[in-house]
Context: one part of a larger RNA
RNA sequence: UGACGGGGGCCCGCACAAGCGGUGGAGCAUGUGGUUUAAUUCGAUGAUACGCGAGGAACCUUACCUGGGCUAGAAUGCGAUCGGCUGUACCUGAAAGGGUACAUUCCCGCAAGGGACGAGAAGCAAGGUGCUGCAUGGCUGUCGUCAGCUCGUGCCGUGAGGUGUUGGGUUAAGUCCCGCAACGAGCGCAACCCCUAUCAUUAGUUGCCAGCGAGUCAAGUCGGGGACUCUAAUGAGACUGCCUGCGCAAGCAGUGAGGAAGGUGGGGAUGACGUCAAGUCAUCAUGGCCCUUACGCCCAGGGCUACACACGUGCUACAAUGGAUGGUACAGAGGGCAGCGACACGGCAACGUGAAGCAAAUCUCAUAAAGCCAUUCUCAGUUCGGAUUGGGGUCUGCAACACGACCCCAUGAAGUUGGAAUCGCUAGUAAUCGCGCAUCAGCUAUGGCGCGGUGAAUACGUUCCCGGGCCUUGUACA
Numbered sequence: 001u002g003a004c005g006g007g008g009g010c011c012c013g014c015a016c017a018a019g020c021g022g023u024g025g026a027g028c029a030u031g032u033g034g035u036u037u038a039a040u041u042c043g044a045u046g047a048u049a050c051g052c053g054a055g056g057a058a059c060c061u062u063a064c065c066u067g068g069g070c071u072a073g074a075a076u077g078c079g080a081u082c083g084g085c086u087g088u089a090c091c092u093g094a095a096a097g098g099g100u101a102c103a104u105u106c107c108c109g110c111a112a113g114g115g116a117c118g119a120g121a122a123g124c125a126a127g128g129u130g131c132u133g134c135a136u137g138g139c140u141g142u143c144g145u146c147a148g149c150u151c152g153u154g155c156c157g158u159g160a161g162g163u164g165u166u167g168g169g170u171u172a173a174g175u176c177c178c179g180c181a182a183c184g185a186g187c188g189c190a191a192c193c194c195c196u197a198u199c200a201u202u203a204g205u206u207g208c209c210a211g212c213g214a215g216u217c218a219a220g221u222c223g224g225g226g227a228c229u230c231u232a233a234u235g236a237g238a239c240u241g242c243c244u245g246c247g248c249a250a251g252c253a254g255u256g257a258g259g260a261a262g263g264u265g266g267g268g269a270u271g272a273c274g275u276c277a278a279g280u281c282a283u284c285a286u287g288g289c290c291c292u293u294a295c296g297c298c299c300a301g302g303g304c305u306a307c308a309c310a311c312g313u314g315c316u317a318c319a320a321u322g323g324a325u326g327g328u329a330c331a332g333a334g335g336g337c338a339g340c341g342a343c344a345c346g347g348c349a350a351c352g353u354g355a356a357g358c359a360a361a362u363c364u365c366a367u368a369a370a371g372c373c374a375u376u377c378u379c380a381g382u383u384c385g386g387a388u389u390g391g392g393g394u395c396u397g398c399a400a401c402a403c404g405a406c407c408c409c410a411u412g413a414a415g416u417u418g419g420a421a422u423c424g425c426u427a428g429u430a431a432u433c434g435c436g437c438a439u440c441a442g443c444u445a446u447g448g449c450g451c452g453g454u455g456a457a458u459a460c461g462u463u464c465c466c467g468g469g470c471c472u473u474g475u476a477c478a
Stems, first nucleotide, its partner, number of pairs: 001478002003475003007472007015462002019425005026316008034307002042053002064302007076125003081119003086103007106115003127291002130289003136285002138280003141276001143274001148187006154163003167178003193268004198236007208225002212223003239262001242256001243254004318418001322377007334365003339358002343354004384415001389410007431454007
């Protein structure tokens, strides 16, 4: 100087407390451990692994296993030599591959030959998802969006080092003020950026419809209009600016005024010096080591989907604040041409057949659902719950046996609110309800990322648990 302490002081955080909803019990989905296996590819392992890499494992992917094949190799360049290129058919084979036959005859040139093109021995450069993340770059997690981490000069100290950065206040903040052997500065904080909440101006189609006219069962449907909504560009607006009180100041308080918004308005992006030899050699790059008729490459089939069990994360429930049937209302944000597909018809349905429009503020996916209004069920393993299984179908795809999703009929399991323990959340949040997108032929999505609808309770307080910051103290630790 740090680190640590079941030392002290001050302070903060859904850290506790106060509340609301879960997990832990059930069934299923998914990941992991273990076991099994020819293989169940590899990595991730307290917090910071376990719906993680994977934003799509039937083949492919694929790295694994079994078997069949290749050896300058699956790509590209040079290349002696050969051949037009190329196409068709056949044999063998699971395919990859191996083999055969036929046809064809580009350009320059009389020809020889040359050129583009294809094949191609030797050879020169291959290839490796093989090892080492403890040789590395890059990227990432975490402490932590915590308020810290440092430097120049000066001063102090023999020196390591200290001071500044401590102290008194204040703040979300090393934020600012006052003081001070310090005076300044840098990286962080904040602001500048984006979205959102209000208004104005400009603009008015594909959006809108107040007034005027037309028109319809109805409908901005048409003429038209720019008022309104909206769209999207520019600007205004919030700064403790004003008032009162407290205070030297910074600032704090107020049922203050004004205002759409008030003290960082809400959200996002943004992550200091560093820590964990944290993670990744399997995104990529790369040193070293290793393989080179194989640890490389091609193919078929299998496996990654196994199953006594254990754990994590979720979904659906156990019901009446509910289930079922009928009627009826209101979003936002997205996607679409190998696509979205209106509409009509067929089918109980999944879907099929035909087909308008739309590269989309125009057409379409597309009925939002919870809600509201009726009717029914009356507390039961039920009209709750839907696992499992049987049968029949639809769709995608070369192909759904292993191993896809969906529809219909039948079947109807466990489950009556979950031990010890444990998690999330402070407001348009939790809870609850549906909608969209990426990946994608299809899908294992209940996952991930977004979007809107309805919409709470509670916070006395900081004694305690956990993590963190500043000062101080002890130490046989570095």

Background
Predicted 3D model of a 478-nucleotide part of an RNA (small-subunit ribosomal RNA, 3' major domain) from a metagenome. Rfam family: Bacterial small subunit ribosomal RNA. Its family is annotated with structural constituent of ribosome and ribosome in the Gene Ontology. The prediction has a mean pLDDT of 82.